[in-house]
RNA sequence: AGAGUUUGAUCAUGGCUCAGAGCGAACGCUGGCGGCAGGCCUAACACAUGCAAGUCGAGCGGCCGUAGCAAUACGGCAGCGGCAGACGGGAUAGUAACACGUGGGAACGCGCCCUUCGGUUCGGAAUAACUCAGGGAAACUUGAGCUAAUACCGGAUACGCCCUAACGGGGAAAGAUUUAUUGCCGAAGGAACGGCCCGCGUCCGAUUAGCUAGUUGGUGAGGUAAUGGCUCACCAAGGCGACGAUCGGUAGCUGGUCUGAGAGGAUGACCAGCAUCACUGGGACUGAGACACGGCCCAGACUCCUACGGGAGGCAGCAGUGGGGAAUAUUGGACAAUGGGCGCAAGCCUGAUCCAGCCAUGCCGCGUGGAUGAUGAAGGCCCUAGGGUUGUAAAGUCCUUUUAACGGGGAAGAUAAUGACGGUACCCGUAGAAUAAGCCCCGGCUAACUUCGUGCCAGCAGCCGCGGUAAUACGAAGGGGGCUAGCGUUGCUCGGAAUUACUGGGCGUAAAGCGCACGUAGGCGGGUUCUUAAGUCGGUGGUGAAAUCCUGGAGCUCAACUCCAGAACUGCCUUCGAAACUGGGAAUCUUGAGUCCGGGAGAGGUGAGUGGAACUGCGAGUGUAGAGGUGAAAUUCGUAGAUAUUCGCAAGAACACCAGUGGCGAAGGCGGCUCACUGGCCCGGUACUGACGCUGAGGUGCGAAAGCGUGGGGAGCAAACAGGAUUAGAUACCCUGGUAGUCCACGCCGUAAACGAUGAAUGCUAGCCGUUGGCGAGCUUGCUCGUCAGUGGCGCAGCUAACGCUUUAAGCAUUCCGCCUGGGGAGUACGGUCGCAAGAUUAAAACUCAAAGGAAUUGACGGGGGCCCGCACAAGCGGUGGAGCAUGUGGUUCAAUUCGAAGCAACGCGAAGAACCUUACCAGCUCUUGACAUGUCCGGUUUGGAUUUCAGAGAUGAGAUCCUUCAGUUCGGCUGGCCGGAACACAGGUGCUGCAUGGCUGUCGUCAGCUCGUGUCGUGAGAUGUUGGGUUAAGUCCCGCAACGAGCGCAACCCUCGGCCUUAGUUGCCAGCGAGUCAAGUCGGGAACUAUAACAAGACUGCCAGUGUAAACUGUGAGGAAGGUGGGGAUGACGUCAAAUCAUCACGGCCCUUACGCCUUGGGCUACACACGUGCUACAAUGGCCGGUACAGAGAGCAGCCACUGGGUGACCAGGAGCGAAUCUACAAAACCGGUCACAGUUCGGAUCGGAGUCUGCAACUCGACUCCGUGAAGCUGGAAUCGCUAGUAAUCGGAUAUCAGCCAUGAUCCGGUGAAUACGUUCCCGGGCCUUGUACACACCGCCCGUCAAGCCAUGGAAGCUGGGGGUGCCUGAAGUCGGUGACCGCAAGGAGCUGCCUAGGGUAAAACUGGUAACUAGGGCUAAGUCGUAACAAGGUAGCCGUA
Repeated sequence: AGAGUUUGAUCAUGGCUCAGAGCGAACGCUGGCGGCAGGCCUAACACAUGCAAGUCGAGCGGCCGUAGCAAUACGGCAGCGGCAGACGGGAUAGUAACACGUGGGAACGCGCCCUUCGGUUCGGAAUAACUCAGGGAAACUUGAGCUAAUACCGGAUACGCCCUAACGGGGAAAGAUUUAUUGCCGAAGGAACGGCCCGCGUCCGAUUAGCUAGUUGGUGAGGUAAUGGCUCACCAAGGCGACGAUCGGUAGCUGGUCUGAGAGGAUGACCAGCAUCACUGGGACUGAGACACGGCCCAGACUCCUACGGGAGGCAGCAGUGGGGAAUAUUGGACAAUGGGCGCAAGCCUGAUCCAGCCAUGCCGCGUGGAUGAUGAAGGCCCUAGGGUUGUAAAGUCCUUUUAACGGGGAAGAUAAUGACGGUACCCGUAGAAUAAGCCCCGGCUAACUUCGUGCCAGCAGCCGCGGUAAUACGAAGGGGGCUAGCGUUGCUCGGAAUUACUGGGCGUAAAGCGCACGUAGGCGGGUUCUUAAGUCGGUGGUGAAAUCCUGGAGCUCAACUCCAGAACUGCCUUCGAAACUGGGAAUCUUGAGUCCGGGAGAGGUGAGUGGAACUGCGAGUGUAGAGGUGAAAUUCGUAGAUAUUCGCAAGAACACCAGUGGCGAAGGCGGCUCACUGGCCCGGUACUGACGCUGAGGUGCGAAAGCGUGGGGAGCAAACAGGAUUAGAUACCCUGGUAGUCCACGCCGUAAACGAUGAAUGCUAGCCGUUGGCGAGCUUGCUCGUCAGUGGCGCAGCUAACGCUUUAAGCAUUCCGCCUGGGGAGUACGGUCGCAAGAUUAAAACUCAAAGGAAUUGACGGGGGCCCGCACAAGCGGUGGAGCAUGUGGUUCAAUUCGAAGCAACGCGAAGAACCUUACCAGCUCUUGACAUGUCCGGUUUGGAUUUCAGAGAUGAGAUCCUUCAGUUCGGCUGGCCGGAACACAGGUGCUGCAUGGCUGUCGUCAGCUCGUGUCGUGAGAUGUUGGGUUAAGUCCCGCAACGAGCGCAACCCUCGGCCUUAGUUGCCAGCGAGUCAAGUCGGGAACUAUAACAAGACUGCCAGUGUAAACUGUGAGGAAGGUGGGGAUGACGUCAAAUCAUCACGGCCCUUACGCCUUGGGCUACACACGUGCUACAAUGGCCGGUACAGAGAGCAGCCACUGGGUGACCAGGAGCGAAUCUACAAAACCGGUCACAGUUCGGAUCGGAGUCUGCAACUCGACUCCGUGAAGCUGGAAUCGCUAGUAAUCGGAUAUCAGCCAUGAUCCGGUGAAUACGUUCCCGGGCCUUGUACACACCGCCCGUCAAGCCAUGGAAGCUGGGGGUGCCUGAAGUCGGUGACCGCAAGGAGCUGCCUAGGGUAAAACUGGUAACUAGGGCUAAGUCGUAACAAGGUAGCCGUA
């Protein structure tokens, strides 16, 4: 000191969360020792038992005991008397207060203590104890009698004292003792302590705004130690309060403690000071001191005893018990020390205190061993099988003994004596590694990683988030990290949080400027001079308790801890000084502000009057069938005359053009014209006043629209409503109507996205260009320049998260006000105020989420825009969809109909050949190291093949016969191989996962795109380049440009076709020459031609013309075989689709292993109500049939192609030549010529079926192809819809090949023959490219998302009622007690008992207010993987959205 988390990414805003420190803690796991501290935070709940305050015989009488004969002495006991008991100890209920803190003050008291002065005399009457007699259960108590005192009373005396009218008056004592001494009385002073008064400080709430009757003051009296309404009588009417009274809630205050850099925030255990309380409430007595914790009286609640009559009690003292609670200790020892009470003293008392016990509750210290030890042991874990790791760790060897144990010695604390602690601390010795380690974590934050198990389950989680079969996040293990006698968790406080911002934040769009003005209090305030000294600054003095913190020392072995000293305690008071600034006082000034004079502009406001256009209605005329309305229609109006048109009349509302980022106003707002009244502003002048100013909590006024009240008015428009449409629906959008309302007057309401989303005021800080209203200057008199006040655009500096703002600031400063503090709940509930109501205003909480929101970026998308392309549309030609059949798919069926492919981009696809095989499927029968591979062992050795018998469906099993006789050799049954057997490693799997993968492929798309380096711009994501202007098939090229270059793509290079040159000469060719049964390149020959197949050249917008800067385009241009990429092919950028494929192959993981492997027979993949795709053949005359007849290219061929001959109607068969092929093999068909058929279900069409055959093959039943004869179905050009094609293309015609025994091929792939039509064009459909725009999308529109309803859970509001609480007020009653009165009774008297008055705790009662709990029912809200209905918002979201109102 920061970090995680909103996004695809970014910046900023903003909340949530974490890392730190702390605790009187608690809980979980674990636990060796010592020192020092701490230990009921909850029930101020109730308490059994013991102890916690006594002492004095040197005040007094008496009694008892001991000793003594006794006097007496000693000891003890209750009583009278004295002092103490008001301290010490506990607790924090109450208290928001002079209670506390701090600093002052005057009108007081004070036992014991200290100092000083003076005194201490003479008498008297009682009473307890005790004795006697009673009452009572007890507690206790009554009567009579005796007696003492330092108990009580009187007289005397009075230096000083008190009262006084200043004359006078009043008041004291106590003795004890042998001595010494001590006590007592009066007075004065001191010390320490206490009472009282005052300034300042001291929590939250305004949803508490008014409070107060002894209240505020005075006079007099009473009372007190003392001032005072403290109390009373009388008089006056005051006192407090937005600087927060009163009321409500909470709370002991402080020194300090914790945290923090500090300022602050939180807190008030232990220790210390003060206050308050003592079962609850009231009261006084005694006393120096109390209204008294272990005293008294009364009332109340509770507990206990009781003989029922009556009594007793108060642990918030120390222990302890119950209870409450997450939770907090022993019914211990001692007065040895310190201190207290009494006493002359010895001494007694002391749960104060000093110690011990319990508890890891905290802080501090120590230990659980040290050294050495590599076969890097064993075991564990991982593994690529090699090894790695645990790990010098262990074992082993050599040492040490802190702690613990045992034995011995043994303190200080104490001065002569007295030690609870305690045989303690400490010291010495002995034995022996011996007695001693856990807890949490390991996805990121945050140090630390692997395997197995699990499979959105179980679970984890502080936040983000993990888990759906390869989890470093769950559980376990191994390993690792952290801390350590502790470690984690939970709770709480501060910090981080600048997240309440004084230090130190903000408000255009993120939360946040009141709708606007006037103005009260308050805050702030121009220049100069003098003065003052409140603020301010400096010095002095007092105080700021001690402890704590800090610094320096010292003592316990160190530390914690303790002691000493210093500093500090930031404060308050006092006094002296200064006078700059702020404030106060006095004076003066003019620049702020205002007044005056002269001009000016304007939809500024109010009232009255008035004008024209238009709409509508009414009357009249003309006129005839429609009008109106819409996307299209209909409702509606119209033959009873509409719409249209002309004239007239009426009524209400609004004011075209001018009109303008023009004007005016504080804002809302203001628009025909005229008049009247009236507010503000601007300019010029500089005459006057002399700071008169700015802001503005409360307050007051104004305040669009809608709405409300009363009365008018009502043309148009138009919520509600009605009808017509649209639609799945349409309570909407559209249409036809239409009422409130809109208008006027008066009165309310008081809100708007009341917006510049920007409070008011003042000053300062570059400019440029418009425009409105003034003024001045210049002159060429319609321009220029200057200036003031407005209103706009652009822009520098600066600011901003960015967008943007920029003299009209969101810049730089000052003053004042208002407002904000995560989203939702909610601008809601309750309460208050206002309102006729609607509602407005003020304004929460529970609960819930980890985000919500801003700006900008890149994409994607849009029923946004622009430009462009493509057989995309259009223009054409031919099809599909209808029929029959073929084929594939779905579905269904089945024992099985194996599997995969699924919009385009699955469906004549994998499959370029399913009768067996293939084959993966089904049924059945076999095998188990296996059909196949490697390794080990044993046995045999004759290897391979053919024929054949039996059983069996076959695999297989059991035989027989024949031919041949494995390789090497060191010649050894030696080795390899082979065959058979055995056990195990293993084989095998078309089993799963294409969402674990490689490879290969499809698709966008042969679309023109996709990127990089450096530079530049931006806080950044990113941008630029790649955009722009042209051009192109093209990111093709040119120009421009903060870019300059480059790469993958495009193009070219490659193959092929097209013309030509050269070369070559067989199997191809044959012009010329020759031969030839003259039929044939057949032969000799030839190399010209064609063809073949190799190599060159050729085409590049190169030339010309036009246009253009250029690139380039245009041209029935030239040339050329070919002309603008010449045609075709191969070639597929970055990427997208978790696209396809685990069944081509390969491969991770999982699964099966006498089976999910292997073999085999048969069946199935060929099923069939049906649906779809792709094709073939047709429906016919541009045709069918018959006959004649011509012309290809490419490819293939020896288990082959097959000439030719013969047979058969034919498929084919029997012979058989040639050819491993430029040599041999194959009728090309359509076309053409001739004939026939004449529009019909036909001489079209050929399905289907019957029969007979051929061929292949082990075998054609399921399930082959072909041939012949017969049969002769549907079908007469095909609905909605939809496909292909732009030239040698479509259409049409045949040929060939792969696979292959054969073939279900009408498929696929090639080959040639004949050979068109059309394209105006880019509006529309589809797809794509570039630019731009909007976005709430980013899994990216197949997106996102809203509301009702239904279900569950949660908290909250209202609510008839029910039930508590704390106060206040009135009335009634009223204990004890002080005070007052009286006092016939008692007393010699003083006085007292008694009676009584006032006050009063408590009790009762009445009405009202406040504040809780609960409640049938009810209201909205929040949350919850896959519910219902729609689609409101985000794109022009398909009716732009939003605000206020009804």

This is a predicted structure of a 1446-nucleotide RNA (small-subunit ribosomal RNA) from an uncultured bacterium.
It matches the Rfam family "Bacterial small subunit ribosomal RNA".